[in-house]
RNA sequence: UUUUAAGAGAGUUUGAUCCUGGCUCAGGAUGAACGCUGGCGAUGUGUCUAAGGCAUGCAAGUCGAACGCAUUGUGUCAAUCUGACACAGUGAGUGGCAAACGGGAGAGUAACAUAUUAGUAAUCUACCGGAAAGAGGAGCAUAACCCGUCGAAAGACGGACUAAUACUCCAUGUUCUCCAAUUUCGCAAGAAGUUGGAGCAAAGGUCGUAAGGCCGCUUUCUGAGGAGCUUAUAUCCUAUCAGGUAGUUGGUAAGGUAAUGGCUUACCAAGCCUAUGACGGGUAGCAGGUGUGAGAGCACGACCUGCCUCAUUGAUACUGAGAUACUGAUCAAUCUCCUACGGGAGGCUGCAGUCAAGGAUCUUUCUCAAUGGCCGAAAGGCUGAAGGAGCGACAUCGCGUGCAGGAAGAAGCUCUUCGGAGUGUAAACUGCUUUUUUAGGGGAAAAAUUUUUGUGAUUGUACCUUAAGAAUAAGCCGCUGCAAAUCUCGUGCCAGCAGCCGCGGUAAUACGAGAGCGGCAAGCGUUAUCCGGAUUUACUGGGCGUAAAGAGUGUGUAGGCGGUUUAAUAAGUUUUCGGUUAAAGACCUUUGCUCAACAUUGGGACUGCCGGAAAAACUAUUAAACUAGAGGCUGGGAGAGGCAAGUGGAAUUGCCGGUGUAGGGGUAAAAUCCGUUGAUAUCGGUAGGAACACCAAAUGCGAAGGCAACUUGCUAGAACAGCCCUGACGCUGAGACACGAAAGCGUGGGGAUCAAAAAGGAUUAGAUACCCUUGUAGUCCACGCCCUAAACUAUGGAUGCUGAAUAUUGGAAGUGUCGACCCUUCCAAUGUUGUUGUAAAAAAGCUAACGCGUUAAGCAUCCCGCCUGGGGAGUACGGUCGCAAGACUAAAACUCAAAGGAAUAGACGGGGACCCGCACAAGCGGUGGAUUAUGUGGUUCAAUUCGACAACAAACGAGAAACCUUACCAGGGUUUGACAUACUAGAAGUAUUCUGACGGAAACGUCGGAAGACCGUAAAAUCGGAGUCUAGAACAGGUGCUGCAUGGUCGUCGUCAGCUCGUGUCGUGAGAUGUACCGUUAAGUCGGGAAACGAGCGCAACCCUUGCUGUUAGUUACUAAACUCUUUAUUGAGCAGAACCCUAACAGGACUGCCGGUGAUGAACCGGAGGAAGGCGAGGAUGACGUCAGAUCAGCAUGGCCCUUAUGCCCUGGGCUACACACAUAAUACAAUGGCCGGUACAAAGGGAAGCAAAGCCGUAAGGCGAAGCAAAUCCCAUUAAAACCGGUCUCAGUUCGGAUUGAGGUCUGCAACUCGACCUCAUGAAGCUGGAAUCGCUAGUAACCGUAUAUCAGCUAUGGUACGGUGAAUACGUUCUCGGGUCUUGUACUCACCGCCCGUCAAGCCAAGAGAGCCGAUAGUACCCGAAAGCCCAUGUUCAUGGGAAUAAGGUAAGAUUGGUAAUAAGGGCUAAGUCGUAACAAGGCAUCCGUAGGGGAACCUGCGGAUGGAACACCUCAUUU
Repeated sequence: UUUUAAGAGAGUUUGAUCCUGGCUCAGGAUGAACGCUGGCGAUGUGUCUAAGGCAUGCAAGUCGAACGCAUUGUGUCAAUCUGACACAGUGAGUGGCAAACGGGAGAGUAACAUAUUAGUAAUCUACCGGAAAGAGGAGCAUAACCCGUCGAAAGACGGACUAAUACUCCAUGUUCUCCAAUUUCGCAAGAAGUUGGAGCAAAGGUCGUAAGGCCGCUUUCUGAGGAGCUUAUAUCCUAUCAGGUAGUUGGUAAGGUAAUGGCUUACCAAGCCUAUGACGGGUAGCAGGUGUGAGAGCACGACCUGCCUCAUUGAUACUGAGAUACUGAUCAAUCUCCUACGGGAGGCUGCAGUCAAGGAUCUUUCUCAAUGGCCGAAAGGCUGAAGGAGCGACAUCGCGUGCAGGAAGAAGCUCUUCGGAGUGUAAACUGCUUUUUUAGGGGAAAAAUUUUUGUGAUUGUACCUUAAGAAUAAGCCGCUGCAAAUCUCGUGCCAGCAGCCGCGGUAAUACGAGAGCGGCAAGCGUUAUCCGGAUUUACUGGGCGUAAAGAGUGUGUAGGCGGUUUAAUAAGUUUUCGGUUAAAGACCUUUGCUCAACAUUGGGACUGCCGGAAAAACUAUUAAACUAGAGGCUGGGAGAGGCAAGUGGAAUUGCCGGUGUAGGGGUAAAAUCCGUUGAUAUCGGUAGGAACACCAAAUGCGAAGGCAACUUGCUAGAACAGCCCUGACGCUGAGACACGAAAGCGUGGGGAUCAAAAAGGAUUAGAUACCCUUGUAGUCCACGCCCUAAACUAUGGAUGCUGAAUAUUGGAAGUGUCGACCCUUCCAAUGUUGUUGUAAAAAAGCUAACGCGUUAAGCAUCCCGCCUGGGGAGUACGGUCGCAAGACUAAAACUCAAAGGAAUAGACGGGGACCCGCACAAGCGGUGGAUUAUGUGGUUCAAUUCGACAACAAACGAGAAACCUUACCAGGGUUUGACAUACUAGAAGUAUUCUGACGGAAACGUCGGAAGACCGUAAAAUCGGAGUCUAGAACAGGUGCUGCAUGGUCGUCGUCAGCUCGUGUCGUGAGAUGUACCGUUAAGUCGGGAAACGAGCGCAACCCUUGCUGUUAGUUACUAAACUCUUUAUUGAGCAGAACCCUAACAGGACUGCCGGUGAUGAACCGGAGGAAGGCGAGGAUGACGUCAGAUCAGCAUGGCCCUUAUGCCCUGGGCUACACACAUAAUACAAUGGCCGGUACAAAGGGAAGCAAAGCCGUAAGGCGAAGCAAAUCCCAUUAAAACCGGUCUCAGUUCGGAUUGAGGUCUGCAACUCGACCUCAUGAAGCUGGAAUCGCUAGUAACCGUAUAUCAGCUAUGGUACGGUGAAUACGUUCUCGGGUCUUGUACUCACCGCCCGUCAAGCCAAGAGAGCCGAUAGUACCCGAAAGCCCAUGUUCAUGGGAAUAAGGUAAGAUUGGUAAUAAGGGCUAAGUCGUAACAAGGCAUCCGUAGGGGAACCUGCGGAUGGAACACCUCAUUU
């Protein structure tokens, strides 16, 4: 420079956010298994578990052209018996070759086993290829066969015969082997030659008339292929395995081997391996490769290929070219089988097959036709190698299950807003096609060789062709999010689902079903496992202030890294060339099966290793130099650096003496305690121990811990200056070593103070605490241990780089002063240099943010330590250390889906600041005590209908429960219904009106009587319509449930001043700003200012009533004046008036407008004038965003569910009025500011026709009779208001107070006053003498007191509610406290928001792991005993046998090691909707919390000593900024 390939995220912690961090999902893969389903073909693949046991058959034989014997068939010849020969076989045997291959399995093995590389000068090699030389002569046996013996068998033995390519000897000896000499080559071990000496071979067969050919034989060399040995590198986990090793390491000699070598033996030496992990333990065949991944990697090692290892377990050799031999041998052991009990036989981890095991893996098939193998000259034989077929959707690939037309769209099913929609061109139906299927016909290649002939398992298969007919062929999973796809019904925290978050408690898109939809498809899902996502072990590619993570600190070993210059080398590095990296696989490409999978051709690649050559910048090595790093030397200074000795004063305490008298001490308050035997206080003396006020600071020193009176001695380090010396000597630092607060331990001292433990007193429900009084260890010293802290800057060490300013530290001058300080100026190159340590704010940059910021948490390099979700746990076990306490090292099972950091908005605080409110305070009057009324709870009942329960239920829904109301109970009735709308069928003097009888409690039932209809239409026509009744079917009806499915309405915080938005800006973001701040206000009201500028809902105003005036209007309201009539009367009436009162419409008026003061000259506040009213004039209506799942399904409406001869409807009677009791709200009182009697005044606002009712008369009264007037500014309720005022009486008492209760008699309403009404008269005359703790209302025409009216209503339980007027106060210093609210700020582990969260013991259940007297195994080794066969050695002996020896497998005994199982018991841990005790932590959590240590305690915990801030608040100091 060019080319190619190539990387996706999501859910889940929170009220929300960012980060850290785990868990989970989407992808791919498999020798798979399971569930549901299943048409075909091709190609692959199929015991992963018990290397557990195996019935049966087969898997290695072959050669007559090596040999003898026996035997069969055919032919020829001869023939008396009978035989000979030839050809073709057959059987066992001798002999040769093969059997060490092929096939199987992965137990063992962590090492020369494997892979790659290199070597063998340290080696072997049958058959095969090439080359050289040769094959002469002779001989002894033996199996088979035959005879005999033993044995059940397997088999064994003896005698006699015989052959060979079996065996032996002699000869020859190119070569070969050995010895000696010598030459060349090599660094060397050694190799190749030359000469001499010694030694060692052989087999024949067949064809041919023969020559000769072919196959063999012997010796040697060589090649190819094969094998052995060796080297380097690579090759899992564990240090809770740290030391291992005696043939061990090396040497000499010998033996042994094809060959090197402790391979073996003897002797000698004492080595060898190891932190770069020896030794031990666990696991595992290794590789090519396979899966995944962007890659780097990670995981795996089925099928195929290479290597290794094994063949029931263990051991051993023999044969052979090759074996320590899968279907050979010997011995031992286990198991199975046969047996005549004497003894024998066997080894499927070959192919099939069987049992077992297991979630799970096939036929006891065909053929040697092909490709190979062994034997043979060949024909050929053998071959469960192999080629084929069979079984299994186990996998990959391919094909099919039809194609076209066909309705505004059948039926069925589902949904529905009832209109319709979906399934859906889908089906039916019409036409077409025939892959596939079935049947018929035809029909391959695979075949190459060989002299020729012949030969096809697969197979009548592939393929071709004809015919028939849509005919034979679709399922599985999913549908809340991740993640494509939704509705209905059922169920009701049940049944169930679930990968994670999670779903289900009556409207479930999450469970089950149906319909629809989505995905894949002869498969689809699930489970298991691997990789990925996961940058979540980070080489590529992470981190450590607060999230997990810097060792408490230093010295220093190994190691890692390392200043400047030059030269050399070429180990690293770079380039190039060569060799190797098996094939298969992967990639590109070619070709063949109809395509594809599959197979095949060619190519590159295989990032590696080895070797040659070149380069020399960098690293390295060597050599030589340098001075900037580092160190040394000299000098004068600073310092609570360390160790030791001595000295000092103040104070506490004790003791002695004096003075002195009743208290002292202590606390929030007390008490224990001390004191008349004289305390405390005070003065003097004395003793002893510990600590060193002021100075003192943001100071100084030290590696850290830490170090503080003064003096002396000894001693260490750092800084500065000089620039004199050395010359990289440096940095870091695993192990190692040293130091290391406090507490604690040991020995011995000492002991004043303080003070764990302990005792007592308080507090408290308790108080093993906080507070108080005592008080022992300890605190102090010496010596020795311990070795931990929030040992913190929660920040390892070293080096370099990165903008600016200041204080402190020094000096000078000025001003000033008696002299100084202070103040001002100047100096950092100049006499006043230089440097250290330290604090705050901050540029760039970094950070999740907070923050850090030349003392980095910035930018870089080097080295060390540490982290990988929370809990379990810094725990168990093991080890090391320690006297002990304990320290260091350090897991797992199990369990959860989070745990956590920083910041944000709220809420909260027994945190802080400011402000407000009848919130407190100051006052007035009440409640709580009595009686009564009313409501509620509780109880009772057939029923006592229902709702409402802190504030925000309780004289509330209800502004009227005797019946009705009424919803409840008992009983009686009724069923298309008391009420609505259609429909079908039928009936009728029908609808309707009046009325009678019987039964009945009534509802109702039965039986009558009289009158009697509408429209077309004139007529009630027999027609039609409407209407009525009966029957039926739709439906009605429900005060039945759900206010947690809802609408609407209402309560409350609260008439509190707040709640938000747009744009902009700041912040990664949630969010912030605006809305904070300074003033002010009743007010987020207004002003100032400000990264904000504006706006909206609230506040205020607009509305109503009331207070003043005016205008208009003047009846039914008014009557001052004038006039007329009248009365005892200024009594009444009329006329009249428009003044007054009043009525009701419209106007005016009040705005901080005016003046003065304060204030920023502002907003505003204070005072004043005028005015009816003054700073919101008074009262009302008006209620922001929202909170309380607040109240109401019973006011109404309404979704869903439920009842339908009843949970509907009608009726009678009862109940809602019960009564031991508790609570709430009221009324009346307890009396003299009063009761009673008599007299005299003054309102407002309402109501009235099923009504209000006057006058008059009767009754003691309630009331009755009566009826004028009035649908109302006219008449009536209503002759009267009542408190008040005047006069009289009562005289402090249960009364002339108080009126409950009860008796008698009445009145009224009403169908009806028994349960259960009100009122009147007479009589009766309870409790109660001002109310405990506690608590409520009210700030002016208010409280308090007094009466009036009215709604509801036949009447009334009203003492209630709502209005109306009359009389008419007191007090507010003030905001400390109580309650509630607002703003700002602070802390938080709360967000269901403090009625929060949350800790530990105890009790219950479940789970896993550890300890445990022990018990039972397994594994590997050690010591000893015993010891088979074969082989080896020795002896006798010599074809062979016997005896002995060493060593060994198996076995036994013993003590331990490692590891597993199990166990009474006790201890801790984890988990589990509503158990017990407390309340430790989070706010100052009510005693700030936490760390280490020690003691104590039911428990959380408490206390002592030292330490940290990861403590709030206040005060002080300092710095920066601003005023």
Molecule: small-subunit ribosomal RNA
Organism: Patescibacteria group bacterium